[in-house]
Context: one part of a larger RNA
RNA sequence: CCUGCGGCUAGACGGAAAGACCCCGGGAGCUUUACUGCAGGGUGAUAUUGGGUUUUGGAUUUUGAUGCGUAGCAUAGUGGUGAGGCGUUGAGAUCUCGUUUUCGGACGGGGUGGAGCCGACAGUGAAAUAGCCAUCUUCAAUAUUCAUCAUCCUAAUCCUAAGGGUGACAGUGUCACUUGGGCAGUUUAAGUGGGGCGCUUGCCUCCUAAAAAGUAACGGAGGCGUUUAAAGGUCAGCUAAGCACGGAUGGAAAUCGUGCGUGUCGCGUAAAGGCAAAAGCUGGCUUGACUGCAAGGCGGAUGUGCCGCGCAGGCGCGAAAGCGGAACUUAGUGAACCGAUGCUGGUUAUUAGAAUCGGCAGAGAUUAUCAAACAAAAGUUACCCCGGGGAUAACAGGCUGGUACGACCCACGAGUCCAUAUCAACGGUCGUGUUCGGCACCUCGAUGUCGGCUCAUCAUAGCGCGGGGGUGGAGAAGCUCCCAAGCGUCCGGCUGUUCGCCGGUUAAAAUGGUACGUGAGCUGGGUUCAGACCGUCGCGAGACAGGUCGGUCCCUAUCUACCGCAGG
Numbered sequence: 001c002c003u004g005c006g007g008c009u010a011g012a013c014g015g016a017a018a019g020a021c022c023c024c025g026g027g028a029g030c031u032u033u034a035c036u037g038c039a040g041g042g043u044g045a046u047a048u049u050g051g052g053u054u055u056u057g058g059a060u061u062u063u064g065a066u067g068c069g070u071a072g073c074a075u076a077g078u079g080g081u082g083a084g085g086c087g088u089u090g091a092g093a094u095c096u097c098g099u100u101u102u103c104g105g106a107c108g109g110g111g112u113g114g115a116g117c118c119g120a121c122a123g124u125g126a127a128a129u130a131g132c133c134a135u136c137u138u139c140a141a142u143a144u145u146c147a148u149c150a151u152c153c154u155a156a157u158c159c160u161a162a163g164g165g166u167g168a169c170a171g172u173g174u175c176a177c178u179u180g181g182g183c184a185g186u187u188u189a190a191g192u193g194g195g196g197c198g199c200u201u202g203c204c205u206c207c208u209a210a211a212a213a214g215u216a217a218c219g220g221a222g223g224c225g226u227u228u229a230a231a232g233g234u235c236a237g238c239u240a241a242g243c244a245c246g247g248a249u250g251g252a253a254a255u256c257g258u259g260c261g262u263g264u265c266g267c268g269u270a271a272a273g274g275c276a277a278a279a280g281c282u283g284g285c286u287u288g289a290c291u292g293c294a295a296g297g298c299g300g301a302u303g304u305g306c307c308g309c310g311c312a313g314g315c316g317c318g319a320a321a322g323c324g325g326a327a328c329u330u331a332g333u334g335a336a337c338c339g340a341u342g343c344u345g346g347u348u349a350u351u352a353g354a355a356u357c358g359g360c361a362g363a364g365a366u367u368a369u370c371a372a373a374c375a376a377a378a379g380u381u382a383c384c385c386c387g388g389g390g391a392u393a394a395c396a397g398g399c400u401g402g403u404a405c406g407a408c409c410c411a412c413g414a415g416u417c418c419a420u421a422u423c424a425a426c427g428g429u430c431g432u433g434u435u436c437g438g439c440a441c442c443u444c445g446a447u448g449u450c451g452g453c454u455c456a457u458c459a460u461a462g463c464g465c466g467g468g469g470g471u472g473g474a475g476a477a478g479c480u481c482c483c484a485a486g487c488g489u490c491c492g493g494c495u496g497u498u499c500g501c502c503g504g505u506u507a508a509a510a511u512g513g514u515a516c517g518u519g520a521g522c523u524g525g526g527u528u529c530a531g532a533c534c535g536u537c538g539c540g541a542g543a544c545a546g547g548u549c550g551g552u553c554c555c556u557a558u559c560u561a562c563c564g565c566a567g568g
Base pairs, nucleotide, nucleotide: 001568002567003566004565005564006563007562010560011559012558014555015554022389023388024387025386026385027384028381029380030379031378034186035185036184037183038182040179041178042177043176044175045174046173047172048171050153051152052151053150056147057146058145059144060143062141063140064139065138067136074129077135078134079133080132081131084118085117086116093112094111095110096109097108098107099106100105158165159164189201190200191199198218202224203223204222205221206220207219225370226268227327228326232286233285234284235283236282237281238280240264242260243259244258245257246256266275267274269332271330272329273328290313291312292311293310296307297306298305302371315324316323317322338364341361342360343359344358346357396443397441398439399438400437402436404432405431406430407429408428409427413423414422450525451523452522453521455517456514457513458512459511460510463488464487465486466483467482468481469480470479471478490504491503492502493501494500531549532548533547534546535544536543537542
């Protein structure tokens, strides 16, 4: 060196399982005061469903009564007609009973009795009376009908111990309203230096924006979801803030005068740009805050958006030239569909009319997730599932080095005095890659995660043992710095603990790296599935870097490495 055998398990990001955590897309289970439905329940109507009695109310028919301001003999509803009407078939009168009453009376029944009474005329009054016709108010009776209260009867039904009970109820069908996680189908936005929580989502102004335009970020600042009948149009006039000086009360500041005053003022509202015989301030007259168009442009993926010469009509102001289709400008907003409203010389359901439809006009959207998915929608899953992702988090690694640790420089100061024996502020310059982070680069068709056990190996910023310099080193014991990695660097109690506290030792009980070394070496106490309890939160399903009890740790070693043995 080659070959083999026996071992060991550090590596082959070893094998196994298209990661269960996380995110994205899809699904499913569950919940509820998410949405919309469906069973089911309740109530009512109606059919099956008939009869009798009764209460109350409405309508109608018939009959009878009823009607009072004042004046008038007097209780005159209204309108008409009318010169007669009623009476031995019993008038006036009187007695009695009842109804009604405005207390005057009116009407009706009965007895006595036996011949008259009323109207016209006259008078009063707005209206004139008897009788007849029609009609109104109110009341009574009658009949029909509708509704209603209560009750009784019996048929079917239903129960039955076969005697009976129940009964137009119940049951059943249909319709309406209401209730309805019992059940069902679904929804529950996106952006996001992982996701969630928070915040944002359209429009305007400025910066970022790199001197045309445009330009992103969870970059830095602010506004808007209007207002104004004058704060619009036009014509005419005027000039502000501030300062200085002067001036009664009067002051820093009121009003007055003079001067300076390019705009610091003001312009409804944010900011930017703009503006002086004005775009600011004041006054006169007014309604162009027009109708129908529109050459030509700006902007722009499209759709929206913006500016506008000029023409026609009819106006306002101005002597006129002219100006005027709102506002100094840039925000003050919403496409279609839908139904409603006004107008309309349009519109085949036989015809006429109407309805309907169409056209024109303006209104109804925090459609604010603001180019607007529907008229209509929240949660939970640790019981979970599927498709994907290292496009994206948790471990480890990587990059970085804010934070951390360490070193150095300067030296205020402490050190009695004295910056530098020792300590060292305010600052400065580096290093390390041990903390907490940032980033999201390999890995989600899997890189097993804390601690312990076992076995280690390396660094030195050196804990002990060694050698030295300084000392605020007398000696001893120390402090501090330099060299040095050879060897070493404890046993217990508590806790899952690393850590830490405590007890007892030691020369010392060093600090770190090694996937916070080491689970194909062990453990499995913690964390981190399914069960369960408590507290808290939630209506609930459930949730909680809150606690608690319980809870399957697989691999026979092919290669490399290593430890042995044998042969060539």

RNAcentral holds the full RNA, with entries from SILVA. A computed fold for a 568-nucleotide part of an RNA from Smithella sp. SCADC, annotated as large-subunit ribosomal RNA, domain V. It matches the Rfam family "Bacterial large subunit ribosomal RNA". The organism belongs to Smithella, within Bacteria. Model confidence (mean pLDDT): 82 of 100.